[in-house]
């Protein structure tokens, strides 16, 4: 080089066309609760790698690209 898989909050995860201006669950920040902490309760912050296309509608399908992995071939 071929062929296959993957990318979603800080991190991990759900998602298979409409219920998603995208949920969960630790982290993080406020406030309750505690003599204090921890624990627990309540809020809150934050996210679809990147560009086309299809479609009434795309996180989800389709095609380039970018990047990670597995496989094979190439290293004479």
């Nucleotide at each position: 080089g071929g062929c296959c898989c993957c990318a979603u909050c800080g991190u991990u995860u759900a998602g298979u066309g409409g219920c998603c201006u995208a949920g969960g669950a630790c982290a993080c920040c406020g406030c309750c609760c505690u003599c204090u902490c921890a624990c627990g309760g309540c809020g809150g912050c934050g996210g679809c790698g990147c560009g086309g296309g299809u479609u009434c509608g795309a996180a989800u399908c389709c095609c380039g690209c970018u990047g990670g992995g597995g496989u094979c071939a190439c290293c004479a």

The prediction has a mean pLDDT of 83. Predicted 3D model of a 76-nucleotide RNA (transfer RNA) from Candidatus Lumbricidiphila eiseniae. Its Rfam family is "tRNA". It was read from a public genome assembly.